[in-house]
A computed fold for a 73-nucleotide RNA from a Clostridiales bacterium, annotated as transfer RNA. It matches the Rfam family "tRNA". By type it is a transfer RNA.

RNA sequence: GGCGGAGUAGCUCAGUGGCCAGAGCAGUGGAUCCAUAAUCCAUUGGUCGGGGGUUCAAAUCCCCCCUCCGCUA
Numbered sequence: 001g002g003c004g005g006a007g008u009a010g011c012u013c014a015g016u017g018g019c020c021a022g023a024g025c026a027g028u029g030g031a032u033c034c035a036u037a038a039u040c041c042a043u044u045g046g047u048c049g050g051g052g053g054u055u056c057a058a059a060u061c062c063c064c065c066c067u068c069c070g071c072u073a
Base pairs, nucleotide, nucleotide: 001072002071003070004069005068006067007066010025011024012023013022018056027043028042029041030040031039049065050064051063052062053061
C1' cells in the first nucleotide's frame, strides 16, 4: 500500500430504516440480615467515533476522514 472486521452507557455487548436507544455487570438509594455477602425493588448514566449525503424518517443505507484489530504484499 491492498483487502476484511470493529467503534453504541463506566465495562462486555444487542439493536440490519419508524416502537421513548436497550440488556447484563458496575454505580446510587432502599428492603432483607445482629452484621457482611448473596438476593429483591427502584434509580442515575448516551454527541450511537467525526463530517457530509439519501429518505417523510438513519445507530442502521451511501461517501470521506479518524482510531483499533486481523490477513496479505